[in-house]
Context: one part of a larger RNA
RNA sequence: UGACGGGGAAACGUACAACCGGCGUUCCAUGUGGUUUAAUUCGAUACAAAACGAAGAACCUUACCUAGGUUUGACAUCCCGAGAAAGCCCUCGAAAGAGGGAAGUGCCCUUCGGGGAACUCGGUGACAGGUGCUGCAUGGCUGUCGUCAGCUCGUGUCGUGAGAUGUUGGGUUAAGUCCCGCAACGAGCGCAACCCUUAUCUUUAGUUACCAUCAUUUAGUUGGGGACUCUAAAGAUACUGCCCCGGUUAACGGGGAGGAAGGUGGGGAUGACGACUGGUCCGUAUGGCCCUUAUGCCUAGGGCUACACACAUCCUACAAUGGCUAGUACAACGGGUUGCCAAACCGCAGGGUGGAGCUAAUCCUUUAAAGCUAGUCUCAGUUCGGAUUGGGGUCUGCAAUUCGACCCCAUGAAGCCGGAAUCGCUAGUAAUCGCGGGUCAGCAGACUGCGGUGAAUACGUUCUCGCCUCUUGUACA
Repeated sequence: UGACGGGGAAACGUACAACCGGCGUUCCAUGUGGUUUAAUUCGAUACAAAACGAAGAACCUUACCUAGGUUUGACAUCCCGAGAAAGCCCUCGAAAGAGGGAAGUGCCCUUCGGGGAACUCGGUGACAGGUGCUGCAUGGCUGUCGUCAGCUCGUGUCGUGAGAUGUUGGGUUAAGUCCCGCAACGAGCGCAACCCUUAUCUUUAGUUACCAUCAUUUAGUUGGGGACUCUAAAGAUACUGCCCCGGUUAACGGGGAGGAAGGUGGGGAUGACGACUGGUCCGUAUGGCCCUUAUGCCUAGGGCUACACACAUCCUACAAUGGCUAGUACAACGGGUUGCCAAACCGCAGGGUGGAGCUAAUCCUUUAAAGCUAGUCUCAGUUCGGAUUGGGGUCUGCAAUUCGACCCCAUGAAGCCGGAAUCGCUAGUAAUCGCGGGUCAGCAGACUGCGGUGAAUACGUUCUCGCCUCUUGUACA
C1' cells in the first nucleotide's frame, strides 16, 4: 500500500421489511446429470452451466456408430499427357461408385496448320484436408462484479524509502454530482450531456391515409375538402427558469405557480482501470503438437428422440372472479412474389377447389383474446382437468416406422392449491389476455417484439445479502 475481520462509524440497493403473484405438488414440454447403448457427437457446471451454443436433429444439418467405397483426394495453386467441353441413355449396386453405349456443339485469336480460356479423364509429387489436442500459448468476441462510482496521471510539496498528498474533512447528490474548506494546482478515463424512442405544440406536405361542412352511396364508395386524425421532415418546449421557506450569502433540499410534461419527465443504446489464468481452438483467425491408403473424403442405414431415476426452466391444471353454448365490441408492432393469399363453393374439422388483388398507408395476412349481453351447469374427481391409448384422416416433404405438426370419433390418468426451502416485481409496473416476427419445406409450450385490461404496498434501516467510503487490528500478500 492492499486484502481480510462472526472490529467500529456513516451511506446505498426490491437487500430486508410491506404488498401482489409464483416455484417447490400433478401431468406434459424442453435442457442437464446418471444409467443404457454399436453410437446415444461435442462444449457450457455456484451466483455468472442446465428452453444455454441450437433463430427450429425425419434425410440433409451431423461433428457420433455400423456397413460399403476412395487415396493428389469433396476444395486451392503449380507441372506433364490425352480428349470433338459439360450435359444424355443402359446394366450391376442400398447408394456412393464401377462398367458399357449413342449423339453432337459453343467462347477468344488465327498465317486455317493450329494456339488459348474453360471443362473432363489419367499421371507425378510439392501439397490439400482434419468440428483432432491445447481457451493454462493467443487474437477477436463475450459473461460477471456493475451502469457499481470509481480508476489514474503531470507538476509541486512531505517522507531516508516503500509511498503519501491531490481523491481526506464539513455539507449535498442518482453520481469523485456540485459547493465550502484545505500544500496543493490542474488534467485524463469513467458520471452527466450530446444519440434513438415516447409524451405536447407549431410549420410544411396531403396519397394509398383522413371526413367537419356540401352533395352522393350498400360501403369515405364517388365528387369535393386540407379543417381533424394520421403519416414524416423541420422546428419549439423543461432550465430549479419564476415565487415562498430552510440552508453557511453556497451547493442543494421542501412546498407552490404556470405547464402536455418538473426537478437525470418515462424507456433504450452507451459498460472506466481492472479482476475471475471466467467462456469460446466446434463461428472465424492463429502459435505449437498430432493424423496423412487416415484422426482426410464420399455414400446408405442408424444415432443425437434410449429410460429405473435425480435436478433445472417452462406450459397446463386442480375450477363458479369458473366451464360450456349463442350473440356482440375495441388494438398495436410486423411480414409477404420460390411469397401473402381474398370473394365464392365443398368438407363437422384439419383442409381442398378456385383464382381476384398486391413488389404493399392501396391487396392479403386480419374474425384479436380477455371484455360485454343472454342462457345453462350447482360443488361433484364434476359439463373441472386434459395426460394416455385405440380407430379414421389432413398437410408438408423423395420419404413422417424408428422420429413431424394438425383434425375428427372414442378413451378420460394424475391432480381438490403444494413440506423444508426459494424467486420475481415499486406503475401503465406486477398479474392477466391475445397478436406478430425470426429460424423454417414442415414443426414453437422456447426466444424476441407488440398492443388490450390493469392492481396492492413501501412504517422504515434493527436484522439477512451485496456494494461503497472513512477508521481500527492483523502471525496474510